[in-house]
RNA sequence: GCCGCUGUAGCUCAGAUGGUAGAGCACGUCAUUCGUAAUGAUGGGGUCGGGGGUUCGAGUCCCUUCAGCGGCA
Numbered sequence: 001g002c003c004g005c006u007g008u009a010g011c012u013c014a015g016a017u018g019g020u021a022g023a024g025c026a027c028g029u030c031a032u033u034c035g036u037a038a039u040g041a042u043g044g045g046g047u048c049g050g051g052g053g054u055u056c057g058a059g060u061c062c063c064u065u066c067a068g069c070g071g072c073a
Base pairs, nucleotide, nucleotide: 001072002071003070004069005068006067007066010025011024012023013022019056027043028042029041030040031039049065050064051063052062053061
């Protein structure tokens, strides 16, 4: 330098064919307990690496850019 993959909640990941974001763990509160843990109930939390475009509508398509990983040279 060229090619490819990945980038979604604190963490690990889901999100066929575009329709307005979910799970587990973690965290807060309550219950249970003499207390802790465990267990049960309930709740908060992300606009999807950044920017732009297409579309009535994009995490999901297109362009560009950044970061990580891999391959070739």